A computed fold for a 336-nucleotide part of an RNA from Naviculales sp., annotated as large-subunit ribosomal RNA, domain IV.
The RNAcentral record of the full RNA draws on ENA.
Its mean pLDDT, the model's own confidence on a scale to 100, is 83.
Context: one part of a larger RNA
């Protein structure tokens, strides 16, 4: 000096990106226990008393002929200590908010989460779509076969969404999906006029080309779907003070963003504008709305309970600090 403990005057997060670390709580028995809530719950919420020993008075529950032994709880009283759950295991606690409903899984060895398409044994429980009538669909194999299922549409594949609660809006132009069979169109391969070459020529042949004719799906074309992919406007005038614009005009679209949310895990201006919280706050809640670039199962907005999540605040608590300092153990140093 470093490690690892212990211990500390006042002060008590002034430390820090952040109370990280370490203190602090801690058991039992009684008394008490808020908002809010799916009435289960929160809830050991919070928050407060007692606990040793001996005398002793009730009553207990076992044994045992009995005397009497043993347990076990309540009440009075008496003594001692600074200190009686005397060590050791051993919940700090509240108030707001985000963000996933919850338990659960995950990057063995830098991520445990708000992250969990597919796959392996990983999501979930509830919502919806498509697709399947059985030799099903799906899938795996060239195939025989075989999962599916010794199942039978409240089956069984596969996509999103992700408890519950109140809801899910407008668009089928484009991409895909189904459906229809009128149209159009169109390949190989069939059928078939016609030319042309071959022989000196003729006939029959062969050889090449070949108009036309009948034709498939697919595409186009016609419809339907959006809890399929996705998509959801601009200029401008206008109210007797100004602002503002319920109101009108106009292009342009498949259709102009409805409810809700809203400086948001989404706001660039921006430390946005009031308020509250603080002496002071680029944080935190609340609201407002001018949303650079929210918005509905790519869910939308709530929401009790839960969370080694994430940010803000208070009480207790301390060496985290103000500013360190003792002690105890190991190392470290010097000598053998």
């Nucleotide at each position: 000096u470093u490690g690892u403990g212990u211990u500390g005057a006042a002060g008590g997060a002034a430390c820090u990106c952040g109370g990280c670390a370490a203190a602090a709580u801690g058991a039992c028995u009684c008394c008490g226990u808020a908002a809010c809530u799916u009435c289960g719950g929160a809830a050991u919420a919070a928050g407060g008393a007692g606990u040793a020993a001996c005398u002793u008075u009730a009553a207990u529950a076992g044994g045992g002929c009995a005397a009497c032994c043993u347990u076990u709880u309540a009440g009075a009283g008496u003594u001692g200590u600074c200190a009686c759950a005397g060590a050791a295991u051993c919940g700090a606690g509240g108030a707001c908010a985000g963000c996933g409903a919850c338990u659960g899984u995950u990057u063995a060895a830098u991520a445990a989460a708000a992250a969990c398409c597919a796959a392996c044994u990983c999501a979930c429980a509830g919502g919806u779509c498509u697709c399947u009538g059985c030799g099903a669909a799906u899938u795996u194999g060239u195939a025989a076969a075989a999962a599916g299922a010794u199942g039978u549409a409240u089956u069984g594949a596969g996509g999103c969404u992700g408890a519950c609660g109140c809801c899910u809006g407008c668009c089928c132009a484009g991409u895909g999906c189904u459906g229809c069979a009128a149209g159009a169109c169109u390949a190989a391969g069939a059928g078939a006029a016609a030319a042309a070459g071959u022989a000196a020529g003729a006939u029959a042949g062969c050889u090449u080309u070949a108009a036309c004719u009948a034709u498939a799906a697919a595409c186009c074309c016609c419809a339907g779907c959006a809890a399929a992919c996705g998509g959801c406007g601009g200029c401008u005038g206008u109210a007797a003070c100004u602002c503002u614009g319920a109101c009108g005009g106009u292009c342009c679209u498949a259709a102009g963003g409805u409810a809700g949310c809203g400086a948001a895990a989404u706001u660039c201006c921006u430390u946005g504008g009031c308020a509250u919280u603080u002496a002071a706050u680029u944080g935190g809640u609340g609201u407002c709305c001018u949303g650079c670039a929210u918005g509905a199962a790519u869910g939308g907005c709530g929401u009790a309970a839960c969370g080694a999540c994430u940010g803000u605040c208070c009480u207790a608590c301390u060496g985290u600090c103000u500013c360190c300092a003792a002690c105890a153990c190991a190392a470290g140093c010097u000598c053998a």